Order: sequence, then structure tokens, then C1' cells
RNA sequence: UAUCCUAUAGUGUAACGGUUAACACACUCGCCUGUGGAGCGAGAGAUCCGAGUUCAACUCUCGGUAGGGUAACCA
Repeated sequence: UAUCCUAUAGUGUAACGGUUAACACACUCGCCUGUGGAGCGAGAGAUCCGAGUUCAACUCUCGGUAGGGUAACCA
């Protein structure tokens, strides 16, 4: 330099272009308990950035950013 892949709550993963973006763990509160843990109930929290296509975009297209793979060049 070229090309490919990835980017979603704190972590790990879902979501055919169409319901209020879901699940597990973690976190907070409550119940329970002599206390804690376990268990039960409830709650907060996310689509990397920008543009485009579309009635409608996490999803498709383009550019950028970050990480990773491959190839080539220079030394």
C1' cells in the first nucleotide's frame, strides 16, 4: 500500500429490512434468612462515527475510525 473479517448494556452472545433491540452472567432495590450465600420478584443500562437507499435500517450501500487476518513493497 492492497484486500478480507469484526465492531450491539460492564462481560459474553442474539435479533428475515417490520412488536417497545432479546437472553445469560454481573450490577441496583425488594422479599426470604439470626447474618451471609442460594432462591424468588422488580429495575437501570447498548446498536463505533457520518452519509445514502427505503414507507421503514442493528440488518443493505459508500466513506471514516478502531482491532484482527492475508498478500506485496522498502530496510
Predicted 3D model of a 75-nucleotide RNA (transfer RNA) from a Bacteroidota bacterium. It matches the Rfam family "tRNA". About the family: Transfer RNA (tRNA) molecules are approximately 80 nucleotides in length. The family's RNA type in Rfam is transfer RNA. It was read from a public genome assembly.